RNA sequence: GCCGACGUAACUCAGUGGUAGAGUAGCUGAUUCGUAAUCAGCAGGUCAAGGGUUCAACUCCCUUCGUCGGCU
Numbered sequence: 001g002c003c004g005a006c007g008u009a010a011c012u013c014a015g016u017g018g019u020a021g022a023g024u025a026g027c028u029g030a031u032u033c034g035u036a037a038u039c040a041g042c043a044g045g046u047c048a049a050g051g052g053u054u055c056a057a058c059u060c061c062c063u064u065c066g067u068c069g070g071c072u
Base pairs, nucleotide, nucleotide: 001071002070003069004068005067006066007065010024011023012022013021018055026042027041028040029039030038048064049063050062051061052060
């Protein structure tokens, strides 16, 4: 230099055009003599950035940035 994959909650990941979710972690409560475990609830997102298509974009298209891999 060329090609490809990936980027979504603190972490690991779903979500492939129509209200952004789960597990773990965190907080509160219940339970317990107390802790852990368990149960219930709560909070936490500019969906990497910008632009385009569309009535509507995490999702489709283009560009940029970052991470990883391959080729030279």
The RNA shown here (transfer RNA) has 72 nucleotides and comes from a Deltaproteobacteria bacterium. The coordinates come from a structure-prediction model, not an experiment, and the mean pLDDT is 84.